[in-house]
């Protein structure tokens, strides 16, 4: 000077007028009114994208469908998070960054280009040793060999050399890569070494699909009590022995009216509602997420929905952004600042 990791802050102060909650005193009867006092958005309250608590349905167990994660260990109520490893990948380098199980289980995809994109194959080319025909011979041809070089591709059937061969080729060796079996370090992911196989062989699973392991459904408008009016239920009482309908008439039935009670439940109304896997210190244990134990604190809780207006100052002139049942966590928005640790 250029960077890279973590961990904080989000204008300050004073005054006046409102608003919401707790508590407390007065007033008048419950409730409502005033007064005082004290609390009153965030780091993301956002996206609602994952995980739990809570609540209700639902469920013997097990499977099947369906969704989900996907190296390894650990941490946690759990997790698609976190924290240490392990590998690959980038960067001089403190670090980053990665759906990071299988393609030697099946299947299906792979524009263009090119001979050929997966049963292989053969445009240029290289080669004519052996065996045909032709020819005295040189050599030409045709049958054939090969994938060393050239060409296309994002990707061509293991790579570099060295023997070898007419030319080549794992054809054969060293190496390295790759299966395979012991061994040794590690809890394991993996890593070293060793011996063996000339070697299964393109990619592609955020393509069906395998394999391991998890998922029950709605969601605080959950749900739970209290409870007007108005309809309409139910039981029971009762009616000038009533009116009506069935009947030619009596009994009888059935339906209309009044009363009381009770059950479900609508407006409304109160719980749910905020002390919780909580904060903050300090202490042991852990590399660390973490835990544990001691002390301290109580820190919004509304429902037409409050947390705001104004005046003054003072600075570096103010960003993104406002709880709505409650956490942990991931993403994404952000004006500017401040601390710590580390690299070049």
């Nucleotide at each position: 000077g250029a960077g890279c990791c973590g961990g904080c802050c989000g204008a300050g102060c004073a005054g006046u007028c409102g608003c919401u909650g707790u508590c407390u005193c007065c007033g008048c009867u419950u409730g409502c009114g005033g007064g005082g006092a004290c609390a009153g958005a965030g780091g993301a309250a956002a996206g609602u994208c994952c995980g739990g608590g809570c609540u209700c349905c639902a469920c013997a167990g097990g499977g099947c469908a369906g969704g989900g994660u996907g190296c390894c260990a650990g941490g946690u109520a759990a997790c698609g998070c976190c924290u240490g490893g392990g590998c690959g990948g980038c960067g001089u380098g403190a670090g980053c960054c990665g759906a990071c199980g299988g393609a030697a289980a099946g299947u299906g995809c792979c524009g263009c280009a090119g001979a050929a994109a997966a049963u292989a194959u053969a445009c240029c080319g290289c080669c004519u040793a052996a065996g045909c025909a032709c020819g005295c011979a040189a050599g030409u041809g045709a049958c054939g060999g090969u994938a060393a070089g050239g060409g296309u591709g994002a990707a061509a059937u293991g790579g570099u050399g060295c023997g070898g061969u007419a030319a080549g080729a794992g054809c054969g060796c060293a190496c390295c890569g790759c299966g395979u079996g012991g061994c040794u370090g590690g809890u394991a992911a993996c890593a070293g070494g060793c011996a063996u196989g000339g070697c299964a062989g393109g990619g592609u699973a955020a393509a069906c699909c395998c394999c391991a392991c998890c998922c029950g459904g709605a969601g605080c408008a959950a749900g739970a009590c209290c409870a007007a009016a108005u309809a309409g239920g139910a039981a029971c009482c009762u009616g000038a022995u009533g009116g009506c309908g069935c009947g030619g008439c009596c009994c009888g039935c059935g339906u209309c009216g009044g009363g009381u009670u009770c059950g479900g439940g609508u407006a409304g109304g109160u719980c749910g509602c905020u002390u919780g896997a909580g904060g903050c210190u300090g202490a042991u244990g852990g590399u660390g997420a973490c835990a544990u134990c001691a002390g301290u604190c109580c820190c919004a809780g509304a429902u037409g929905a409050a947390u705001g207006a104004c005046u003054g100052u003072u600075c570096u002139c103010g960003a993104c952004a406002g709880a709505a049942c409650c956490c942990g966590g991931c993403u994404u928005a952000c004006a500017g600042g401040c601390c710590g640790g580390c690299u070049c």